[in-house]
RNA sequence: CUCUUAUCCAGAGAAGCUGAGGGACCGACCCUUUGAAGCUUCGGCAACCAGUGGAUUAGUCGAGUAGUCUGAUAGUCAGGUAGUCUCAUAGCCGCGUUGUCAGCGGCUAGAAGACCAAGCGACCACAAGACCAAACGACUAAACAUAAGGUGCCAAAUUCGGCAAAUAGGAAUGACACGAGUCAUUCGUAUCUGGAAGAUGAGAG
Numbered sequence: 001c002u003c004u005u006a007u008c009c010a011g012a013g014a015a016g017c018u019g020a021g022g023g024a025c026c027g028a029c030c031c032u033u034u035g036a037a038g039c040u041u042c043g044g045c046a047a048c049c050a051g052u053g054g055a056u057u058a059g060u061c062g063a064g065u066a067g068u069c070u071g072a073u074a075g076u077c078a079g080g081u082a083g084u085c086u087c088a089u090a091g092c093c094g095c096g097u098u099g100u101c102a103g104c105g106g107c108u109a110g111a112a113g114a115c116c117a118a119g120c121g122a123c124c125a126c127a128a129g130a131c132c133a134a135a136c137g138a139c140u141a142a143a144c145a146u147a148a149g150g151u152g153c154c155a156a157a158u159u160c161g162g163c164a165a166a167u168a169g170g171a172a173u174g175a176c177a178c179g180a181g182u183c184a185u186u187c188g189u190a191u192c193u194g195g196a197a198g199a200u201g202a203g204a205g
Stems, first nucleotide, its partner, number of pairs: 001205008013042005021031003025162004043154003048150002051146003056142007067131004075123003083115004089109007158197001163194002166191003170187007
C1' cells in the first nucleotide's frame, strides 16, 4: 500500500511542556488563548485479539463400550444316580435221592466291584439378536466473568450531510381545464433504507 471480515446512536481526562489551530476530504455546524493540535506523565473507558476461570450450557469422541434382556448351544448340576455286567450270599421252584444233604438248572432279592446314561428340570459362558448408559476425561462451540498481555479509545452518533431508492409535506415551471383542480418536470426539506468514504480490530498478500 492492497484485499477480506467485524464494529462504529454506549463509555471514559487531569497535570506539565508548548502556543494556533482542530474536528480525514468537501459543505454545514461546532471546539479552541477560560489554550487547538502535538509531546510527556499519571489516570480511566471498552472488551476486538490472545490469555485465564467455573459442580455454566450444548455437542462430538472415548461407545453401540459397560450393562440389561431374549432364545438356544457347549459346559456344570441332577449323578457315578438309574441301568448293565461280574459275583459272594440268602430265599423259592424243579431235577436229583426211599427220604434228606450235596450237586445241577431256573427265578427272586442283594453286599461289593467294574462300566455308565437318557428324558425332564436348574444354572449358565463364548458367539448371535434387541435395547443401550452413567461417571469421568479429551476436544469444539456459546454465554458469562476477569483485565495481567497486544492494540484501540477518552467534545459533539464516524458531529451532521455528500450517492441512490421509497414515503410525506412544500416551492417553482409547463400543459390541460370555464372553474374547482388535474397531470408532468425540476428543486428543496423531513423520515427511513441501502451504499460510498473514513476509523479501529483481526486475518491475508